Background:
SAM riboswitch aptamer (S box leader) from Tenacibaculum sp. Bg11-29, 124 nucleotides, folded computationally. The organism belongs to Tenacibaculum, within Bacteria. Its Rfam family is "SAM riboswitch aptamer (S box leader)". Rfam links the family to the GO term regulation of gene expression. For this family Rfam cites "The S box regulon: a new global transcription termination control system for methionine and cysteine biosynthesis genes in gram-positive bacteria" (Grundy and Henkin, Mol Microbiol, 1998). Its mean pLDDT, the model's own confidence on a scale to 100, is 81. The RNAcentral record of the sequence draws on Rfam.
């Protein structure tokens, strides 16, 4: 690398060296940046996956409390869209009544869900 399971709309930044670029990858949008991008190092911080304790409890699982340790994070929902399924409105064509209409495409809107993708544990 690949496999499982989990969880992603909360929350956290100074400063040094760097000197155009960056936001994972295609595309499209939008968005940060020379009042200094990325990458690097310091040093604070969030957060609670592993991790400790304390209840129930055979354990498993749960709630709760901590933060010394291993990871990870510290613009924007994983910045936004992309594929499927439904909801609603709208257009267009179609059908059919006295009149509500039936069927198809197609554009927005919302919701669900797929797919990639990051982080943790564990398994190889």
């Nucleotide at each position: 690398a690949u496999g499982u399971u989990a969880u992603c709309a909360a929350g956290a930044a100074a400063g040094g060296u760097g000197g155009a670029g960056g936001g994972a990858u295609u595309a499209g949008a939008c968005c940060c940046g020379u009042u200094g991008a990325a990458a690097c190092c310091u040093u604070a911080g969030c957060a609670a996956c592993c991790c400790u304790c304390u209840g129930u409890a055979u354990a498993a699982a749960c709630a709760g409390a901590g933060a010394a340790g291993g990871u990870g994070c510290u613009a924007a929902a994983u910045u936004c869209u992309a594929c499927u399924u439904u909801u609603a409105u709208g257009c267009u064509g179609u059908u059919g009544u006295a009149a509500u209409u039936u069927c198809a495409g197609u554009a927005u809107u919302a919701a669900a869900g797929a797919g990639a993708g990051a982080u943790a544990a564990c398994g190889g």